[in-house]
Context: one part of a larger RNA
């Protein structure tokens, strides 16, 4: 100088604490280990692996195993050669492959050239290993307030000062002092979305005012107020008061304002750890395999199942479940699509049919609100499991797909030690959209809006941040 310490001191943080919702008990659903397999391909293991990678495993994917083939694929070089390949048709076959037969390229200066195919060579190829060779890129401490530098002073030196003290701040944020002076990586700010208000601009978005039509709707005319859209601009800076204070700055049911001391919320992650994680995204040093570890093809497996645990979903009901009626979103999608509307169907869905590359058409809420019912029961809660019938995507749902109706109704009566989130439009709770996608095991994830609640306080746990002190550790 670190690092520790069941040592002070001073500070923070959903760290406790105050309170709301869970997990831990059921049952699915999904991920892991284990075990089992011909193969369940691999990888990620405390926090920070375990709804990870997977924003889509039936084929394909696939990297795993099994049988059958191939010596290449695909680009690119050189050298012979060819006029075909596509396609249609047969045979063998589970397919890849193989074989047969039909078809018989274009431009030309006739030298050839373009494009396909064959053969030789040459150049491959590999989700094989080593993330402890690496780049590159991410988790993490931590959005914690810290981690250096140059000169200059101290000290034989390692080093130290500066960065420490006192006061403040979310902030090594400022303010004072100081042998320091001054700077850099970070905090802040600058960028984006959101909240007010002004200007400009009106189509497909609006409709006061005037018409005009209608059973009825901005449906026409129109209009530019008004709501929305979206560009530019204003607006918050402790600016203003009043207390403390030298100062920074903190406090006020302070004024003004739509907002008030960072208004909320993203991006944005210092110098560094963790031989952290990734050779299966990609890139790459070395090592290995080259008639296979490579490459096609068809079935299989990644979906097995005495057990164990993580993340979640629905629930054990009456703040609730049925029916029946009603009303309000906001973010997004739509052409091999999104479908208004009509018919058929109990329905999932199917037949027709129209609008729309979309502020025009479409998908489109639920919880609420307004009645009727059940009456406390394993129930008109719960919906798992299973039989049956269908419907849809696809060459194909046996393994192994979603959804639809009957019919069956299982455990579950609020969950033991222990644990986990969350401080404001948050927790809680109610639907809704999108990526992937041919369909979908979506109860994931990423968004969106509807409705909307508790903290006296800093002894304690557990993480941190600055100072101080011990230490026989570095």
């Nucleotide at each position: 100088u670190g690092a520790c310490g069941g040592g002070g001191g001073c500070c923070c943080g959903c760290a406790c604490a105050a309170g709301c919702g869970g997990u831990g008990g059921a049952g699915c659903a999904u991920g892991u280990g284990g075990c089992u397999u011909a193969a369940u391909u691999c990888g990620a293991u405390g926090c920070a692996a375990c709804g990870c990678g997977a924003a889509g495993a039936a084929c394909c994917u696939u990297a795993c195993c099994c049988g059958g083939g191939c010596u290449a694929a695909a680009u690119c070089c050189g050298a012979c050669u060819u006029g075909u390949u596509a396609c249609c048709u047969c045979c063998c076959g589970a397919a890849a492959c193989g074989g047969a037969g039909g078809g018989u390229c274009c431009c030309u200066u006739c030298g050839g050239g373009g494009c396909g195919g064959g053969u030789c060579g040459g150049a491959a190829g590999g989700u094989g290993c080593u993330g402890c060779a690496u780049g590159g890129c991410u988790g993490u401490c931590g959005u914690c307030a810290g981690c250096u530098c140059g000169u200059g002073c101290c000290g034989u030196g390692a080093g130290g000062u500066g960065u420490u003290g006192c006061c403040u701040u979310a902030a090594g944020u400022g303010g004072c002092g100081c042998a320091a002076c001054g700077a850099g990586c970070g905090c802040a700010a600058c960028c984006c979305c959101u909240g007010u208000g002004g200007u400009c601009a009106g189509u497909u978005a609006c409709c006061a005012g005037c018409a005009c039509g209608u059973u009825g709707u901005g449906g026409u005319g129109g209009g530019g107020a008004c709501u929305c859209u979206g560009g530019c601009c204003a607006g918050a800076c402790u600016g203003c008061c009043u207390a403390c204070g030298c100062a920074a700055g903190u406090a006020g049911u302070g004024a003004g304002g739509a907002a008030g001391g960072u208004g909320g919320g993203g991006a944005c992650g210092a110098c560094g750890u963790c031989a952290a994680g990734u050779c299966a995204u990609c890139a790459u040093g070395g090592c290995c395999c080259u008639u296979a570890u490579g490459u096609c093809c068809g079935g299989g497996g990644c979906u097995g199942c005495a057990c164990a645990c993580g993340u979640g979903c629905u629930a054990c009901a009456a703040u609730g479940g049925a029916u029946g009626g009603u009303a309000c979103a906001g973010a997004g999608g739509g052409a091999a699509g999104c479908u208004a509307c009509c018919c058929g169907g109990c329905g999932a869905c199917g037949g027709g049919a129209u609008g729309c590359a979309g502020a025009u058409c479409u998908c489109g809420a639920a919880a609420g609100c307004c009645a009727u019912u059940c009456u406390c029961a394993g129930u008109u809660c719960g919906g798992a499991u299973u039989g049956g019938a269908g419907u849809c995507u696809g060459c194909a749902a046996c393994u192994c797909g979603a959804c639809u109706c009957c019919a069956u109704g299982a455990a579950g009566g609020u969950g033991g030690a222990a644990u986990c989130g969350c401080u404001a439009g948050u927790a809680a709770u109610c639907g809704c959209g999108u990526a992937u996608c041919a369909g979908c095991a979506a109860c994931g994830a990423c968004g969106c809006g509807g409705u909307g609640a508790u903290a006296c306080g800093u002894u304690c746990c557990c993480g941190g941040g600055c100072c101080u002190u011990g230490u026989a550790c570095a």
Molecule: small-subunit ribosomal RNA, 3' major domain
Organism: uncultured organism